[in-house]
RNA sequence: CUUUGCUCAGAGCAAACCUGGAGAAAUCCGGGGACGCAGAGCUUCGAGGCUACCUAGAACGGCGCUAGCAUCCGCAAGCCCGUUGUAUACGCCGGUCGAGCCGCCAAA
Numbered sequence: 001c002u003u004u005g006c007u008c009a010g011a012g013c014a015a016a017c018c019u020g021g022a023g024a025a026a027u028c029c030g031g032g033g034a035c036g037c038a039g040a041g042c043u044u045c046g047a048g049g050c051u052a053c054c055u056a057g058a059a060c061g062g063c064g065c066u067a068g069c070a071u072c073c074g075c076a077a078g079c080c081c082g083u084u085g086u087a088u089a090c091g092c093c094g095g096u097c098g099a100g101c102c103g104c105c106a107a108a
Base pairs, nucleotide, nucleotide: 002108003107004106005105012037013036017032018031019030020029021028022027035095041101042100043099045098046097047096048093049092050091055087056086058084059083060082061081062080064079065078066077068075069074
């Protein structure tokens, strides 16, 4: 230096879950906790995945506002409001894969 992770040493990280907080959510941060990890270190570049506040549009509901029709009951256009789907990243993930960078120990 290269390859590998069978063995050795010392460390490191921390899934689910519980708990306090932030957030619309995805998710994140602190504490507890360990399923696992030889990079489960860093970047978030490519692929992929998650969410949908806002926005757009759809369906349904309300005549709330404006105009209209109607003798009345009512009808009904546009706007607005509510509910439920849909689309969307400008929000995220990195313990899904790849890429780049840096790195511990051991063996050959």
Molecule: c-di-GMP-I riboswitch aptamer
Organism: Nitrospirota bacterium